[in-house]
RNA sequence: AGAGUUUGAUCCUGGCUCAGGAUGAACGCUAGCGGCAGGCUUAAUACAUGCAAGUCGUGGGACAGCACGGUGUAGCAAUACAUGGGUGGCGACCGGCAAACGGGUGCGUAACACGUACGCAACUUACCCAUUACAGGGGGAUAGCCCAGGGAAACUUGGAUUAAUACCCCAUAUUAUAUAGGGCUGGCAUCAGUUUUAUAUCAAAGCUACGGCGGUAAUGGAUGGGCGUGCGGUUGAUUAGAUAGUUGGCGGGGUAACGGCCCACCAAGUCUACGAUCAAUAGCUGAUGUGAGAGCAUGAUCAGCCACACGGGCACUGAGACACGGGCCCGACUCCUACGGGAGGCAGCAGUGAGGAAUAUUGGUCAAUGGACGAAAGUCUGAACCAGCCAUGCCGCGUGAAGGAUGAAGGUCCUCUGGAUUGUAAACUUCUUUUAUAUGGGACGAAAAUGGGCCUUUCUAGGUCAACUGACGGUACCAUAAGAAUAAGCACCGGCUAACUCCGUGCCAGCAGCCGCGGUAAUACGGAGGGUGCAAGCGUUAUCCGGAUUUAUUGGGUUUAAAGGGUCCGUAGGCGGACCUAUAAGUCAGUGGUGAAAUCUUCCGGCUCAACCGGGAAACUGCCAUUGAUACUGUAGGUCUUGAGUAUGUAUGAAGUUGGCGGAAUGUGUGGUGUAGCGGUGAAAUGCUUAGAUAUCACACAGAACACCGAUUGCGAAGGCAGCUGACUAAUACAUAACUGACGCUGAGGGACGAAAGUGUGGGGAUCAAACAGGAUUAGAUACCCUGGUAGUCCUCACCGUAAACGAUGAUCACUAGAUUUUGGUAGCGAUAUCAGAGUCCAAGCGAAAGUGUUAAGUGAUCCACCUGGGGAGUACGUCCGCAAGGAUGAAACUCAAAGGAAUUGACGGGGGCCCGCACAAGCGGUGGAGCAUGUGGUUUAAUUCGAUGAUACGCGAGGAACCUUACCUGGGCUUGAAAGUUAGUGACCGUCCCUGAAAGGGGACUUUCCGCAAGGACACGAAACUAGGUGCUGCAUGGCUGUCGUCAGCUCGUGCCGUGAGGUGUCGGACUAAGUUCCAUAACGAGCGCAACCCCUAUUUCUAGUUGCCAGCGGGUAAUGCCGGGGACUCUAGAGAAACUGCCCGUGUAAGCGGUGAGGAAGGUGGGGAUGACGUCAAGUCAUCACGGCCCUUACGUCCAGGGCGACACACGUGCUACAAUGGUAGGGACAGUGAGUUGCAAGCCAGCAAUGGUGAGCUAAUCUAUAAACCCUAUCUCAGUUCGGAUCGAGGUCUGCAACCCGACCUCGUGAAGCUGGAAUCGCUAGUAAUCGCAUAUCAGCCAUGAUGCGGUGAAUACGUUCCCGGGCCUUGUACACACCGCCCGUCAAGCCAUGGAAGUUGGGAGCGCCUAAAGUCGGUCACCGCAAGGAGCCGCCUAAGGCGAAACCAGUAACUGGGGCUAAGUCGUAACAAGGUAACC
Repeated sequence: AGAGUUUGAUCCUGGCUCAGGAUGAACGCUAGCGGCAGGCUUAAUACAUGCAAGUCGUGGGACAGCACGGUGUAGCAAUACAUGGGUGGCGACCGGCAAACGGGUGCGUAACACGUACGCAACUUACCCAUUACAGGGGGAUAGCCCAGGGAAACUUGGAUUAAUACCCCAUAUUAUAUAGGGCUGGCAUCAGUUUUAUAUCAAAGCUACGGCGGUAAUGGAUGGGCGUGCGGUUGAUUAGAUAGUUGGCGGGGUAACGGCCCACCAAGUCUACGAUCAAUAGCUGAUGUGAGAGCAUGAUCAGCCACACGGGCACUGAGACACGGGCCCGACUCCUACGGGAGGCAGCAGUGAGGAAUAUUGGUCAAUGGACGAAAGUCUGAACCAGCCAUGCCGCGUGAAGGAUGAAGGUCCUCUGGAUUGUAAACUUCUUUUAUAUGGGACGAAAAUGGGCCUUUCUAGGUCAACUGACGGUACCAUAAGAAUAAGCACCGGCUAACUCCGUGCCAGCAGCCGCGGUAAUACGGAGGGUGCAAGCGUUAUCCGGAUUUAUUGGGUUUAAAGGGUCCGUAGGCGGACCUAUAAGUCAGUGGUGAAAUCUUCCGGCUCAACCGGGAAACUGCCAUUGAUACUGUAGGUCUUGAGUAUGUAUGAAGUUGGCGGAAUGUGUGGUGUAGCGGUGAAAUGCUUAGAUAUCACACAGAACACCGAUUGCGAAGGCAGCUGACUAAUACAUAACUGACGCUGAGGGACGAAAGUGUGGGGAUCAAACAGGAUUAGAUACCCUGGUAGUCCUCACCGUAAACGAUGAUCACUAGAUUUUGGUAGCGAUAUCAGAGUCCAAGCGAAAGUGUUAAGUGAUCCACCUGGGGAGUACGUCCGCAAGGAUGAAACUCAAAGGAAUUGACGGGGGCCCGCACAAGCGGUGGAGCAUGUGGUUUAAUUCGAUGAUACGCGAGGAACCUUACCUGGGCUUGAAAGUUAGUGACCGUCCCUGAAAGGGGACUUUCCGCAAGGACACGAAACUAGGUGCUGCAUGGCUGUCGUCAGCUCGUGCCGUGAGGUGUCGGACUAAGUUCCAUAACGAGCGCAACCCCUAUUUCUAGUUGCCAGCGGGUAAUGCCGGGGACUCUAGAGAAACUGCCCGUGUAAGCGGUGAGGAAGGUGGGGAUGACGUCAAGUCAUCACGGCCCUUACGUCCAGGGCGACACACGUGCUACAAUGGUAGGGACAGUGAGUUGCAAGCCAGCAAUGGUGAGCUAAUCUAUAAACCCUAUCUCAGUUCGGAUCGAGGUCUGCAACCCGACCUCGUGAAGCUGGAAUCGCUAGUAAUCGCAUAUCAGCCAUGAUGCGGUGAAUACGUUCCCGGGCCUUGUACACACCGCCCGUCAAGCCAUGGAAGUUGGGAGCGCCUAAAGUCGGUCACCGCAAGGAGCCGCCUAAGGCGAAACCAGUAACUGGGGCUAAGUCGUAACAAGGUAACC
């Protein structure tokens, strides 16, 4: 110090989350020791038991109990009994002091309670200190004890008697108190101090060991307390008014003292927006945690203050209390009881129950420190000091150290004959002994006080010496002994965040702080190995601060992200021009006081270190007082003119209010002309019209709005304002610089204005037009469109008070480059200049960017308003306003991890522009109907093996399923296996035959080696081992190959430049092209993969070469044939060249290029065809061609065999063949190809057969031999018909292949002769040697289900105006809420489940207040009868009052039939609202 998370990516805004520190903690796992600290945060809940406040005999009587001694009696004595307070001492009692401290808790309290600083001229203070003075005389009681009585007890009644430092009276008395008067000094209003005079009033206590200790009055001090005041520290305005003793006065009472503290009377005040009152919460502080700080949070332990002591009230005693371990009363609760009545208060220390996630021992000692009492010894002290329990925290120590590589074994992992890691880790060697254990020694804390001895001293007191005293504790500490011996866990390992692999699991189980993991290869779940972090602890949970500049004083924002009030006026408030003087409040400086201690910081020191503790310093940023300074602000006074205003003049405008007037249009009415339609729409219909519409003419009436001018114009505070004109009103600008002299700016509350719609009253009502009606559209259409149409739209008066009331930009002032246009002034003849407005483009700057930019969103100043994640929600409740509609103010629970802004790249659009393609159009021929073939789906089956499924599957893998193939099914077999390799062994193998079996297989017989000198090798067999095998799964783990977009023209890179960035530029623009092809322009310049070209075939030609091809000329020969000699001319063959490049011409254009029935040329504008497929897309296809990771099977999911199946058949689809006929069929005759194939072959010819074919067989390993090309042409016939069309189906007979044609082959002959007469919606191919049509060949192959595929040639068209539309594609641009990218996204109702919440007849509870009734204890006041000598008391009366009762109203909380909306939830329903022009632009 930051990081993760919104997006395909980016920048920003913004929330959520994490890393740090902390805790009086708790929980989980684990645990060796010590030191120091801490330990009921919850029920201020209830408490058994013990202890926590006593002491003084030097105040008193008395002597119950104890001890000592005395006397008497008995006894020898021990001893027993009796006796007397004689002594020590002392239960109980009187009396004194203490008990108001110490200890606990945090209920209440928002308050002078606390903190801080002052004040008291308005007070008090026992014990202590100092000073002064005094202490004379007298009296009567009472407790105890004794006697008698009541009661269960607690306790209590009566009588007799007695003491005091208990009580009372008299005397004396001041500097005391009260009254009255005088003087002096001072102050602060009342007054204070001092002095003096007079009058009145109040004192005392004794004890003694004679040293002393006490007593009374007064003054002063010290200490403690009381009271008052300024300032400071919580929330809510959905709490706005509160207050009757209330505010003040006079007089009294009361108090230690002031005071409405209380009372009588008088006045009507007092507090409050700088937040009264009310409500909620809370003890406050020093401090603690965190933080750089400012702050924020907290208020355990320690310390200061306050409050409380079962709940409430009250006083008494006392110096001090309205009293934790005192009293009285009321109440609740508990206990005892003899039922009559009593007792009690752990928020003291321990402890118990309960509550709770959770917090300890019914311990020791007064040794130290401190306290009470006492003269003291001393007693008491759960204060305190110690110990016990608890890893609750902080700190320290240890669990060993050094060496040690066969890098052991084992584990784990891997590319597995081996390697890596665990790991110097272990073993092993050497060493050490903290700690634990054992034994022994053994503290500091203790120094006194008191008492004793000695010394000094007038008293008092001081010094010195020796002795006494330890709970902790035989503890800390020290020494010795033996031995590595006694001692490691927890969490994590996807990113944030240090740390990775295997196995299991398979959206399951589970994890998760956020993002998110898990659906068969999970570094994220569970286990393991390894690693990382911390360590006697480690994690989790909870809470606080931090990070969060995410409430922003330091230190934020408001055009579009949340956020400027609709506008103006103006109150309070805040802020405010120039100069001078004064003052000194703010401000600044010095000094003084205070800011408790502890804490924090720092230095030094003590425990072996540290934690901890001690000492010193600093600090405590604050408050108060005082002295000074005077720049700035304030205040007071004076002056000024530039801010502001006024005046005069000149202009300006749709500024406002209220009258008058005008024409066009519309509608209606009347009349005329006129006739069949009008109107309306995408198309229609509703509607109007022969009772005369629409149209047209004339006249009349009505209401509303003002064309042209008109504008990017003007005016107004905003809303808003438009025909012409009058009146009234206001404003602004400019000019002049005459007047005033800071009069100003902003503006919480407040007031006024405020579009449209809406409301009320009364008018008005032409047009338009919510609602409504009808007609259409549609799946529906409560809409869009059409025909009508009422409120309303207009006027009046009065409400409403909101808008995307927008420049989404508050008002005012100052400053900061320009260019250009325009409105209104002024100056100038003008060009121009200047002032005030209204626009555009730009500089700097600003901004996340878009943008803004003198009309700021720049730089500064002042004031106001507003914001703090999205949703819930501008909702609920409450309040205010309103006639209502509604408006203003304005939450929470719950829920999500985003919501959002700007820009970028794509994709998309029923957006736009440009362009292309058999894309449409123009044509030709098909498919879709029939029969058959073939493939697919479905169904069926033991099996109908598997794959391919929109385009891009379906005559596809398969270019040949009868067996085989074959992967499927049934059955029969084999298990190192059907095949291959290695090792050792055997010697044959092969072949022939027999039995069994469906075969595979099983059993048996016969026969039998070769090469080599040898070693050995070849071959075969069976056995064992290592290996095998799988067409089993995953094409979503993969390679390779392939389809498609698409032979579309695109896809990128380097450097530079632009941008914060994603990205852009280049690749865009203007042209051109088949083309990102080329040219021009250009912050780009170049380059790559694609395009094109290079390659092959084809079209022309030249040269070369002629065999198997050819035959013109020459020769020979035949019935005839290049048949032969020969020839290279020609065709042809096959090798090398040439040729085409917009090269030439014309036109056009800057160029590239384009156009031309131009020339030339075989070919003309890439001549035709092929091969060639960029970056990428579809998790496209293929694990069944092959290869391969992982998983699975191993007497089977492997393998062999036989038979069956892949060929099934109600049906549906695709692709084809043949047809439906005369452009044809049939019969006869005749002609012309090319590519290819052939010895397991093609086969001429001849013979047989109607034929398939058979027999025989020349030739050919092929330019040599083999094969009828067909359509076509000629002739004949058929004559429009289910036919001489069509050939399915079926019957019979054959041929061929093959081990075998039943399932399940092809072909031939004869017979049979089905559907079908040109095919619905729809749909396919093709632009020239193309479509159409005709046949031929080949691969596979024994044969063939081939009508398929791949090639070949023959004949050989039609049409293209054109790019509006359909489909697909390219480029540019635009919008976007899409990015899985429109097959996208997304809204609302309804239905289901869950959650929180609002309303609600009611109902329950709570606290606070008010009124009335009643009223305990108690103070105060009054008082005749009683008691007392008196003081006084009892009793009675009165006031007040806790509690109680009754009543009305308000507030808060819980609950509720029913009800309202809201949120959330993989796959529900209905529609399609929004995002593209979202298909009616959206929104307020």
About this RNA: The RNA shown here (small-subunit ribosomal RNA) has 1484 nucleotides and comes from an uncultured bacterium. Its Rfam family is "Bacterial small subunit ribosomal RNA". The sequence is in RNAcentral, with records from ENA and SILVA.